[in-house]
RNA sequence: CUCUUAUUUAGAGUGGCGGAGAGUUAAGGCUCUAUGAAGUCACGGCAACCCCUUUGUGGAAGGUGCCAAUCUGAGCGAGUAAUCGAACAAUAAGAG
Numbered sequence: 001c002u003c004u005u006a007u008u009u010a011g012a013g014u015g016g017c018g019g020a021g022a023g024u025u026a027a028g029g030c031u032c033u034a035u036g037a038a039g040u041c042a043c044g045g046c047a048a049c050c051c052c053u054u055u056g057u058g059g060a061a062g063g064u065g066c067c068a069a070u071c072u073g074a075g076c077g078a079g080u081a082a083u084c085g086a087a088c089a090a091u092a093a094g095a096g
Stems, first nucleotide, its partner, number of pairs: 001096008013043005021032003028072002044067003048064003051059002076085003
């Protein structure tokens, strides 16, 4: 990187460096942001998957992941509509 499967309204932040953007998916909206964005480092935390387990509303040593908000929203399929589904995206496990 590709494929398969599962999940995606739960949960969890401080400080240093940094210096203008950020919030997965066009435009736009809205929100966050010099009372410091992204990124990065340290420490802390969460518990989705693997894992551990005395099988629980359990654990957090280990492998990943994550720690503003339920962000909204266009496009495709179904539907009068509400809405649902697919796709895209993210994460994990397995395979190549």
A computed fold for a 96-nucleotide RNA from Anaeromicropila populeti, annotated as SAM riboswitch aptamer (S box leader). The model forms 93% of the base pairs in the Rfam consensus. Taxonomically the source falls in Anaeromicropila (Bacteria, Bacillati, Bacillota, Lachnospirales). The coordinates come from a structure-prediction model, not an experiment, and the mean pLDDT is 77. It matches the Rfam family "SAM riboswitch aptamer (S box leader)". Rfam links the family to the GO term regulation of gene expression.